RNA sequence: CUCAUCCAGAGAGGUGGAGGGAGACGGCCCUUAGAAGCCCGGCAACCAGCGCGAAAGCGUCAGGUGCCAAUUCCGGCGGAGCAAUCCGCAAGAUGAG
Numbered sequence: 001c002u003c004a005u006c007c008a009g010a011g012a013g014g015u016g017g018a019g020g021g022a023g024a025c026g027g028c029c030c031u032u033a034g035a036a037g038c039c040c041g042g043c044a045a046c047c048a049g050c051g052c053g054a055a056a057g058c059g060u061c062a063g064g065u066g067c068c069a070a071u072u073c074c075g076g077c078g079g080a081g082c083a084a085u086c087c088g089c090a091a092g093a094u095g096a097g
Base pairs, nucleotide, nucleotide: 001097002096003095004094005093006092011040013039014038015037019030020029021028025075026074027073041068042067043066046064047063049060050059051058052057072091076089077088078087079086080085
């Protein structure tokens, strides 16, 4: 840089000790009834493997990643709409190339 996905799912464990929710700002939350991190545990199934198939795809496994409060916690920009809301974009995350 390109493509795909992002309203589902995941502990009443151990350790650790004060922070955490991407970043700036503003909200709103979580947290000493114990944050981050680490270990264990779990979830999912993008890639790889295996099976079926002409293919698309489906199934299976769990090796490589990822993830485990709240929609990607909310907010930005453009469009439609009386509104609720919807569509597109941006930013970000993850995977594959």
A computed fold for a 97-nucleotide RNA from a soil metagenome, annotated as SAM riboswitch aptamer (S box leader). It matches the Rfam family "SAM riboswitch aptamer (S box leader)". Its family is annotated with regulation of gene expression in the Gene Ontology.